[in-house]
Context: one part of a larger RNA
RNA sequence: UGACGGGGGCCCGCACAAGCGGUGGAGCAUGUGGUUUAAUUCGAAGCAACGCGAAGAACCUUACCAGGUCUUGACAUCCAGUGCAAACCUAAGAGAUUAGGUGUUCCCUUCGGGGACGCUGAGACAGGUGGUGCAUGGCUGUCGUCAGCUCGUGUCGUGAGAUGUUGGGUUAAGUCCCGCAACGAGCGCAACCCUUGUCAUUAGUUGCCAUCAUUAAGUUGGGCACUCUAAUGAGGCUGCCGUUGACAAAACGGAGGAAGGUGGGGACGACGUCAAAUCAUCAUGCCCCUUAUGUCCUGGGCUACACACGUAAUACAAUGGCGGUAAACAGAGGGAUGCAAAACUGCGAAGUGGAGCGAACCCCUAAAAGCCGUCCCAGUUCAGAUUGCAGUCUGCAACUCGACUGCAUGAAGUCGGAAUCGCUAGUAAUCGCGGAUCAGCAUGCCGCGGUGAAUACGUUCCCGGGCCUUGUACA
Numbered sequence: 001u002g003a004c005g006g007g008g009g010c011c012c013g014c015a016c017a018a019g020c021g022g023u024g025g026a027g028c029a030u031g032u033g034g035u036u037u038a039a040u041u042c043g044a045a046g047c048a049a050c051g052c053g054a055a056g057a058a059c060c061u062u063a064c065c066a067g068g069u070c071u072u073g074a075c076a077u078c079c080a081g082u083g084c085a086a087a088c089c090u091a092a093g094a095g096a097u098u099a100g101g102u103g104u105u106c107c108c109u110u111c112g113g114g115g116a117c118g119c120u121g122a123g124a125c126a127g128g129u130g131g132u133g134c135a136u137g138g139c140u141g142u143c144g145u146c147a148g149c150u151c152g153u154g155u156c157g158u159g160a161g162a163u164g165u166u167g168g169g170u171u172a173a174g175u176c177c178c179g180c181a182a183c184g185a186g187c188g189c190a191a192c193c194c195u196u197g198u199c200a201u202u203a204g205u206u207g208c209c210a211u212c213a214u215u216a217a218g219u220u221g222g223g224c225a226c227u228c229u230a231a232u233g234a235g236g237c238u239g240c241c242g243u244u245g246a247c248a249a250a251a252c253g254g255a256g257g258a259a260g261g262u263g264g265g266g267a268c269g270a271c272g273u274c275a276a277a278u279c280a281u282c283a284u285g286c287c288c289c290u291u292a293u294g295u296c297c298u299g300g301g302c303u304a305c306a307c308a309c310g311u312a313a314u315a316c317a318a319u320g321g322c323g324g325u326a327a328a329c330a331g332a333g334g335g336a337u338g339c340a341a342a343a344c345u346g347c348g349a350a351g352u353g354g355a356g357c358g359a360a361c362c363c364c365u366a367a368a369a370g371c372c373g374u375c376c377c378a379g380u381u382c383a384g385a386u387u388g389c390a391g392u393c394u395g396c397a398a399c400u401c402g403a404c405u406g407c408a409u410g411a412a413g414u415c416g417g418a419a420u421c422g423c424u425a426g427u428a429a430u431c432g433c434g435g436a437u438c439a440g441c442a443u444g445c446c447g448c449g450g451u452g453a454a455u456a457c458g459u460u461c462c463c464g465g466g467c468c469u470u471g472u473a474c475a
Base pairs, nucleotide, nucleotide: 001475002474003472004471005470007469008468009467010466011465012464013463015459016458019423020422021421022420023419026314029311030310031309032308033307034305035304042053043052064300065299066298067297068296070294073125077124078123079121080120081119082118083117087102088101089100090099091098092097105116106115107114108113127289128288130287131286132285136283137282138278140276141274143272148187149186150185151184152183153182154163155162156161167178168177169176193266194265195264196263198234199233200232201231202230203229204228207224208223209222212221213220237260240254241253242252243251244250316416320375321374322373323372324371325370333364334363335362338357339356343352344351345350382413387408388407389406390405391404392403393402429451430450431449432448433447434446435445
């Protein structure tokens, strides 16, 4: 100087407390461990691994296993020779591939040749999701959006170092004020960026409709007031008033205002810590393989199942289930190998159909929780696992191993031990909708809106953190 203390002081944070809803019990989904297996590819490991890489394993993917192939190679550059094609058909084979047939080049040209593409040959080389994240770059997590981390000059100290950065107040903040052997500065904080909340101006179709007509309908004429859209501005700064305060910084109350003290949300992550994660995104040193640790193919596996754990979704019901009604009310997205309306068929998944739309125009699109009736507290008209049969769709192909539909079947489960998680407001809870990936497959993920709470006395305690100080057999 740090680090540590079941030392002290001050102060924060859904840290506790006060509340609301969960997890831990059930069956199911998914990830992991373990076990099994020819293989169950690999990585991730307290917080910060475990619905994680994976925004989607039937084949492919795929890295794993079994079997069958190839050896200048599936891919790149160079050299020599050659001018073959591509494509289609037939046969063998699980296919890779092999054999045969049909077919028979193209562009430029100074006519020497050059180029594209294919084949043959020789070797330089290719190739490796093989190893090392403890050789690395890059990217990332975490402490933590915590308020800290440093430097120059000066001063003090023999020196390590100190000072500044401590102190008195204050703040979300090393934020600001005052004081001070310090005076300044940098990286952080804040602001500048995006979004949302109010208003104005500009603009008025595909959007809107107050007034006038018109219609089944903003449908049409008309209009651009209003809504909205999207560009530019305004607006909030403790600016104003009062009180407190040290005549400060600031705090508290008030006015005005759509909004008040960082208005709400996001992006943004200092010096560093964890030899943290990643050689399997990519790049890369070194090591290793080179008729194989490379390459192609078929089939299988990644989906196994005495068990254990994590994370979700669904329930155990009456604030509910079921039926009916319908003309209730969103936002944000996506659409051309696409989204697909009306109409018709089917109980339904869906099929036929194809209007319209590269979309403020058309479509996906039905929003759902709402209202009325019924059930009458039961393992039930709760719950829906499991299983049987019959189907629909995607796709070369749903056996291993897809999603969905109908009929039948109806399991556990009556609110969950010790323990434990999230959340302070348009939040929790609850309700539906969309998107990426994607042929198909979503209870996951990322977004969107609807309805919409309770509680916070307080900082003694638990956890994490900041500043000062003290002790130290620690560095």